Context: one part of a larger RNA
RNA sequence: UUGGGCGUAAAGCGUCCGCAGGUGGUACAACAAGUCUAGUGUCAAAGUCCGGGGCUCAACCCCGGGAAGGCGGUAGAAACUGUUGAACUAGAGGGUCGUAGGGGUAGAGGGAAUUCCCAGUGUAGCGGUGAAAUGCGUAGAGAUUGGGAAGAACAUCGGUGGCGAAGGCGCUCUACUGGACGGCAUCUGACACUCAGGGACGAAAGCUAGGGGAGCGAAUGGGAUUAGAUACCCCAGUAGUCCUAGCCGUAAACGAUGGAUACUAGGUGUGGCUUGUAACAAAACGAGCCGUGCCGUAGCUAACGCGUUAAGUAUCCCGCCUGGGGAGUACGCUCGCAAGAGUGAAACUC
Numbered sequence: 001u002u003g004g005g006c007g008u009a010a011a012g013c014g015u016c017c018g019c020a021g022g023u024g025g026u027a028c029a030a031c032a033a034g035u036c037u038a039g040u041g042u043c044a045a046a047g048u049c050c051g052g053g054g055c056u057c058a059a060c061c062c063c064g065g066g067a068a069g070g071c072g073g074u075a076g077a078a079a080c081u082g083u084u085g086a087a088c089u090a091g092a093g094g095g096u097c098g099u100a101g102g103g104g105u106a107g108a109g110g111g112a113a114u115u116c117c118c119a120g121u122g123u124a125g126c127g128g129u130g131a132a133a134u135g136c137g138u139a140g141a142g143a144u145u146g147g148g149a150a151g152a153a154c155a156u157c158g159g160u161g162g163c164g165a166a167g168g169c170g171c172u173c174u175a176c177u178g179g180a181c182g183g184c185a186u187c188u189g190a191c192a193c194u195c196a197g198g199g200a201c202g203a204a205a206g207c208u209a210g211g212g213g214a215g216c217g218a219a220u221g222g223g224a225u226u227a228g229a230u231a232c233c234c235c236a237g238u239a240g241u242c243c244u245a246g247c248c249g250u251a252a253a254c255g256a257u258g259g260a261u262a263c264u265a266g267g268u269g270u271g272g273c274u275u276g277u278a279a280c281a282a283a284a285c286g287a288g289c290c291g292u293g294c295c296g297u298a299g300c301u302a303a304c305g306c307g308u309u310a311a312g313u314a315u316c317c318c319g320c321c322u323g324g325g326g327a328g329u330a331c332g333c334u335c336g337c338a339a340g341a342g343u344g345a346a347a348c349u350c
Stems, first nucleotide, its partner, number of pairs: 003322004007304002012318001014201004021194003025088002028085004033081002035077004040072004049065006091191001092188003095184005103177007110154001114150008125136002162169002206247006215241002220236004258317006266295012299306002323350003332343004
């Protein structure tokens, strides 16, 4: 390489958009590039295969015959692929009428709690732990009442509930804005799927600049514990956590499961919409579509398990794997302010 694979053994890019490329619905006509058929030229000889012959046999040698296949040109076929033309509507998209939603961005507002400040009442403790101590407190703490300030997060509702491509999103209101689903079957008429390179987004931590700083809290200091204790526990506490602008580009970025399409038993929940029975409304029962759970048949799987939301049965496209360590290291290159990220070996060794 071929092959075999990728939930957990090595292996699905964190996610999406998308050029090139690959692949592509139904019916008709034309062409004949791919495809197929016939015959032709050529592919030296030797060799291989078949038949015959010569060395006593064989190896070896000689004679005759032949196939398959490649390439070139000729003639033909037209199912499939392709190209062109002209159509279709089941894919895809648009229109219209509705619906649900913590989807996003910006602005405004709210209460509970916490800490701090001021004042009142009030007196000796508070706090903390396994037990303590450091700490706070007679300069009046803790407790309690009233007033004020600040920052951050939004209890209950809250739910194997919702939305989003993923990261993620939860107090209330307003403005702007993305997507999804259902009904109608009105329009376009294959406009599609996937996507190397490329682009955008991307938790936390971290970085730059300017703000902010209540609580929490790496580092750090102290108290304990201990043989020691650079820890676990306690008292403090800086960066950070928050906002604005920019960078970083990584995670067990997980469903450890790439995307699209079609098909293949059921049972039972739940969210959204439509509809029949019913009907003032609501509810109930049934049916259809979309989403989200559990159980489970066939099948699959090494097993665990998966099982119409497949890890089943198939097709198309992309990514990735190829024994462990060395190593996600070195070197080079690209990116980055840096931290580092991306790409990514070998010697050697088992």